A computed fold for a 108-nucleotide RNA from a Chloroflexota bacterium, annotated as SAM riboswitch aptamer (S box leader).
RNA sequence: CUUUUAUCAAGAGUGGCGGAGGGACCGGCCCGUCGAAGCCACGACAACCUACCGACGCGACGUCGGCAAGGUGCCAAGUCCGGGCAGGUGCCUCCUGCGAGAUAAGGG
Repeated sequence: CUUUUAUCAAGAGUGGCGGAGGGACCGGCCCGUCGAAGCCACGACAACCUACCGACGCGACGUCGGCAAGGUGCCAAGUCCGGGCAGGUGCCUCCUGCGAGAUAAGGG
């Protein structure tokens, strides 16, 4: 980088360095010198994977529940809102699915 599966309306920030950007992209709307991105430290949230514990099934193992030690992730706003395609309607609007994006685990 690509692919498969699952999830995405909940949750959770302080300090130091740093100095103007950031919210994927485009449009909007926001956040930001009362300090953006990035890096570091500590903390929190969550529970995808590993480990461990319990229940069930004879069992390899699987399902469910728990824990939070390890690996990731994450800590403004619903994935901040809309977008491209299809359908429910006849435009707007609204809803659903796909697509797009993000994260995890597995494969190439």
It was read from a public genome assembly, where an Rfam model found it.